Overview: Predicted 3D model of a 1415-nucleotide RNA (small-subunit ribosomal RNA) from an uncultured bacterium. Its Rfam family is "Bacterial small subunit ribosomal RNA". The sequence is in RNAcentral, with records from ENA and SILVA. The prediction has a mean pLDDT of 83.

[in-house]
RNA sequence: AGAGUUUGAUCCUGGCUCAGAACGAACUCUGGUAGCGUGGAUUAGGCAUGCAAGUCGAACGGGAUCCGGAGGGUAGCAAUACUUUUCUGGUGAGAGUGGCGGAUUGGGGAGGAACACGUGAACAACCUGCCCUUGAGUUCGGGAAAACCAUUGGAAACGAUGGCUAAUACCGGAUGUGGCGUCGGAGGACAUCCUCUGAACGCUAUAGGGGGCCGCAAGGCUCCCGCUCAUCGAGGGGUUCGCGCACCAUCAGCUUGUUGGCGGGGUAACGGCCCACCAAGGCCUACGGUCAGCUGGUCUGAGAGGAUGACCAGCCCCACUGGGACUGAGAUACUGCCCAGACUCCUACGGGAGGCUGCAGUCGAGGAUCAUUUGCAAUGGGCGAAAGCCUGACAAUGCGACGCUGCGUGGAGGAUGAAGGCCUUCGGGUUGUAAACUCCUGUCAUAGGGGAACAGGCGAUCUUACCUAAUACGUAAGUGAGUUGAGUGUACCCUAAGAGGAAUUGGCGGCUAACUCUGUGCCAGCAGCCGCGGUAAUACAGAGGCCAAGAGCGUUGUUCGGAUUUACUGGGUGUAAAGGGAGCGUAGACGGCAUGGCAAGUCCGAAGUGAAAUGCGGGGGCUCAACCCCUGAACUGCUUUGGAAACUGUCAAGCUAGAGUGUCGGAGAGGUAAGUGGAAUUCCUAGUGUAGCGGUGAAAUGCGUAGAUAUUAGGAGGAACACCAGUGGCGAAGGCGGCUUACUGGACGAUAACUGACGUUGAGGCUCGAAAGCGUGGGGAGCAAACAGGAUUAGAUACCCUGGUAGUCCACGCUGUAAACGAUGAUUACUAGGUGUUGGGGACUAAUAAGUCUUCGGUGCCGCCGCUAACGCAAUAAGUAAUCCACCUGGGGAGUACGUUCGCAAGAAUGAAACUCAAAGGAAUUGACGGGGACCCGCACAAGCGGUGGAGCAUGUGGUUUAAUUCGAAGCAACGCGAAAAACCUUACCAAAUCUUGACAUCCCGAUGACCGUCUAUGUAAAGUAGAUUCUCUUCGGAGCAUUGGAGACAGGUGGUGCAUGGUUGUCGUCAGCUCGUGUCGUGAGAUGUUGGGUUAAGUCCCGCAACGAGCGCAACCCUUGCCUUUAGUAGCUAGCAGUUCGGCUGAGCACUCUAGAGGGACUGCCAGGGAUAACCUGGAGGAAGGUGGGGAUGACGUCAAAUCAUCAUGCCCCUUAUGAUUUGGGCUACACACGUGCUACAAUGGCGUAAACAAAGAGAAGCGAGCUCGCGAGGGUAAGCAAAUCUCAAAAAUAACGUCUCAGUUCGGAUUGUAGUCUGCAACUCGACUACAUGAAGCUGGAAUCGCUAGUAAUCGCGAAUCAGCAUGUCGCGGUGAAUACGUUCCCGGGUCUUGUACACACCGCCGGUCAAG
Repeated sequence: AGAGUUUGAUCCUGGCUCAGAACGAACUCUGGUAGCGUGGAUUAGGCAUGCAAGUCGAACGGGAUCCGGAGGGUAGCAAUACUUUUCUGGUGAGAGUGGCGGAUUGGGGAGGAACACGUGAACAACCUGCCCUUGAGUUCGGGAAAACCAUUGGAAACGAUGGCUAAUACCGGAUGUGGCGUCGGAGGACAUCCUCUGAACGCUAUAGGGGGCCGCAAGGCUCCCGCUCAUCGAGGGGUUCGCGCACCAUCAGCUUGUUGGCGGGGUAACGGCCCACCAAGGCCUACGGUCAGCUGGUCUGAGAGGAUGACCAGCCCCACUGGGACUGAGAUACUGCCCAGACUCCUACGGGAGGCUGCAGUCGAGGAUCAUUUGCAAUGGGCGAAAGCCUGACAAUGCGACGCUGCGUGGAGGAUGAAGGCCUUCGGGUUGUAAACUCCUGUCAUAGGGGAACAGGCGAUCUUACCUAAUACGUAAGUGAGUUGAGUGUACCCUAAGAGGAAUUGGCGGCUAACUCUGUGCCAGCAGCCGCGGUAAUACAGAGGCCAAGAGCGUUGUUCGGAUUUACUGGGUGUAAAGGGAGCGUAGACGGCAUGGCAAGUCCGAAGUGAAAUGCGGGGGCUCAACCCCUGAACUGCUUUGGAAACUGUCAAGCUAGAGUGUCGGAGAGGUAAGUGGAAUUCCUAGUGUAGCGGUGAAAUGCGUAGAUAUUAGGAGGAACACCAGUGGCGAAGGCGGCUUACUGGACGAUAACUGACGUUGAGGCUCGAAAGCGUGGGGAGCAAACAGGAUUAGAUACCCUGGUAGUCCACGCUGUAAACGAUGAUUACUAGGUGUUGGGGACUAAUAAGUCUUCGGUGCCGCCGCUAACGCAAUAAGUAAUCCACCUGGGGAGUACGUUCGCAAGAAUGAAACUCAAAGGAAUUGACGGGGACCCGCACAAGCGGUGGAGCAUGUGGUUUAAUUCGAAGCAACGCGAAAAACCUUACCAAAUCUUGACAUCCCGAUGACCGUCUAUGUAAAGUAGAUUCUCUUCGGAGCAUUGGAGACAGGUGGUGCAUGGUUGUCGUCAGCUCGUGUCGUGAGAUGUUGGGUUAAGUCCCGCAACGAGCGCAACCCUUGCCUUUAGUAGCUAGCAGUUCGGCUGAGCACUCUAGAGGGACUGCCAGGGAUAACCUGGAGGAAGGUGGGGAUGACGUCAAAUCAUCAUGCCCCUUAUGAUUUGGGCUACACACGUGCUACAAUGGCGUAAACAAAGAGAAGCGAGCUCGCGAGGGUAAGCAAAUCUCAAAAAUAACGUCUCAGUUCGGAUUGUAGUCUGCAACUCGACUACAUGAAGCUGGAAUCGCUAGUAAUCGCGAAUCAGCAUGUCGCGGUGAAUACGUUCCCGGGUCUUGUACACACCGCCGGUCAAG
């Protein structure tokens, strides 16, 4: 100090959440020790039991008991023992009178919003026991009543009656240093008064006790302790005041002893504190409600603040609840009294007793909080002369990890990096120097031994001083024998033994330090926020490892922080939440220039106070620390006082720049009232006139032959004012528009005569305030909610049409709201410019038109600085400053509910909470999308040609069926697709049968010498079994190889997941795009470049440009085809020459064709025009070919979780006598049906027959197979040639010629079926192809719809090849014949570029409002 979370990404606004610290805490798990602290926060609920306030005999009357002494008596020889109505000394329980103390200490926080508390003052308006200072006194008397005794009542508590008695108890008199009151005097002060003083008058006190000495006694002297009257003080208390101290205005008025006065009463004292009378005042956040003890402090925070008020300390209040007084110095009294009430207890039912919010303890309540301990040793308190007694205050101990702090659970060495665990790419890695093992140490705990401090006091003895007649008594100072410890044999120290007894908790997706495996499979679960889990989860659960803290750790709760998220420090309001609809104006706040006074604010100095503790700095003591002690500063505050006078304030007297007035002038839909005008709509009357009118996208309702619409004339009535008219004018806003008149408000300009700060803003308040609406009365042409009808539609309570009532209009009232918006409060000042427009003024040029410059007021646009999250604002600020007002604090709930005010009502104003979400939102960016726009392209449409969709068949798919009909492919981009060949095999499917280290691979051991193959026998559906035959090398040890048998590692899987993957492929799309570096712009996402103007098939090229370059794509390079040259010339060719069996057959030749190598050729190169002197386009020449010549290969960044685990490879999961392997048979070929792709047709541009012509590209040895021969034919037999420019397949067909058929289900068409065959093959039944003969189905050009094609293309014709034993209408190639059309880009589809809107980003197959239904 920040972080996470809204988005595809960004910036902002804004909430939610986290990391920190703290606690009188509680809970989970765990738990060695010591010190110091701390512990009923809840029921101010109820309490058993014990203790918590007594003490004084030196105030008093007495005195049980006990211990002595003397005497007597009894027993005894005596010592002695026992005893006592004797005398006497001491002790002194319990009770009583009396004094002091029980008003302190201790507990709690219910009440209380108050002078209760805090702070600072005041009392000239007061009191004060004990203590201290000073002065005086302490005299003479008196009468009682407790205790006690007697009698007596009652269960008890507690009494009653009679009698005796003392006092420091009570009462009277005297005295009066004095005090008080009345009356004077003097001085001082000044609100009431104070001080000093005089005499007179009046009032007013007392108590003794003890020690010593003297004395017969009475008594006296002295000391001490008391008492009384005064007095000073200290400490304590009482009262008053300033300031400070909670929330609610949805509490706005409250108050009659109330406010004040005069006079009394009362009090310690002031006072309506109380009373009588008089006056009518008083209060301002009152009154009411809710909650709360206040403070020093504590926690947090950088601070300012916020929260809090446990322990400790100060104050207040309370003591079962409520009320009351008494006593007293002090109480309205925690363990006093009286009364009432509730509760509990006792009771003989008559009556009594009690008060733990003291310490322990108990019950209850609660998530939750201890011992019915020890001691007065210390500190403190009460009484006492003192010893001492009392003290649950206090000191200690105990219990609780409740907190803070310290220590320990071992240290050093130790690598085979052990075993085990976990992971693994199987190599290893990790746990991990960790352990084991070796050598040490001994803190703490355990055992034994030693052993403090806390002790000061009290006090025998002795000394001195004072007092005194005194050496006594007493007091003071010193000496100090002795004695006093609850904790405690504690702290601490020493010794002993042994690593022995001592580690957990939470976490590991991000925030946030720390990662893997297994299980699970949107289940179980986690979660503070975001979120994780749907079969490879670092997020669940377990394990291993790691991280953090550590005798604790985590969770929960609460507080502050982070949160500048209430903003004083330190926020905002155009669009995120937020400017009041507007004005006038009250209180208030703020306020121009200059002078003087005052000193309230302000500033400086001094003084008092700000308790202690706490906190901070320094130092010290417990071994350290926590803790404790000392000291310093601080306590930011309040008060008093001395000064200063700049600023604010205030007073006085001025000024004119603010503001206002006057005079002159022009502009204007400013307002109110009255009058008036024309156009138009509608209606009425009359005329003309005839069949429609009206309305719509199209219609219909409606009007019209009873005469509409149209048109002409006349009339009625209401409302609104075309053109002018303008981001023009006026007004505070709402708003204002024909013309005229009357009345009237404001602004502006000029002038500078007057006033002299008169100003600005403005809570409440008052006024104005569109439309709609309401009330009363008018008015009503048009328009028009509601309503009716017609359409539209799935519906249409809408949009459209025809009608139509309130209303709209007027007058007078009410309502008081709007996106009342510039979504921008008012006022003032300042801060570059440019250009319009409107109302005035001035100057100049000019000369009646105007122009230029300038100035004030208004209203627009552009633009700099600056501001802003950005958009944008920008002298009319959203800039820079100042003043005042209003308003905001996450979204929803909700501008709702309740309350109140207003209103006739409608409703308006004010205005919450529960609950719920983690977002809601603003601006901008990139995409995608749009039944948005612009431009462009494509057989995309159009123009054409031919098809599909109808028929039969072939083939694929779906569906159905089946034991199985194996699997995959699914819009385009699955469906003659994987499959370039399912009879067996293939084959993955089904049935049946067989095998289990296996059909296939590697390793080990044994056996054999072969195995394979061939033959024989046997046998099954098939596999199988038996026999015969037969190894190589050698150094002779053996080795190799093969088969077979065995055990286990393993093999095997066309089993799953293409959503775990590689590779490959499809598609957009051969579309022209996709990006990068540097620079620049932007806070940023991003932009620019790549946009723009042209051009192209093209992001192709040119030009321009904050861009300059580059890459992948385009193009080119490659192959093929078209022309030429050259080289070569067999198996190709034959022009010329020769031969010939007439066949390039032969010689010969390589000119030509051809073959296949190398080259050339085409580049907008040339010309003309257009274009920007460009790129490029159009046309032309030449040329075989002309503008990428034709065709192919070539597929950018990416999209579709596209396809494929069944080509292959592969992670994980699954099967292992089976999901593997082998075999036979079957199936993949089924068939009501639906779809796709094709073939053949429906015929005469044709069919059939006859005889003729012309290719290219291929293939061939388990092959192509000539020729001859047989067969109607498929084909058979024989057999030449050819591993092929030589031989063969091989015949090209359409075509052309001739003939025939003559429009028909045919001489079209050939399905289907029958019979007979051929070929391939172990094998054609399921299930092959072909042939011959016979049979001769549908079909006569095909609905909606839909496909291909732009030239050697479509269409049409045949040929070949791969696969292949055999099987093509499919696929891939080859050539032959060979068209039509394209005006064009409006529309459909797809694509590209730019732009625009967006609440979409899984991206329109999106998002999302309402309603209904189900759960």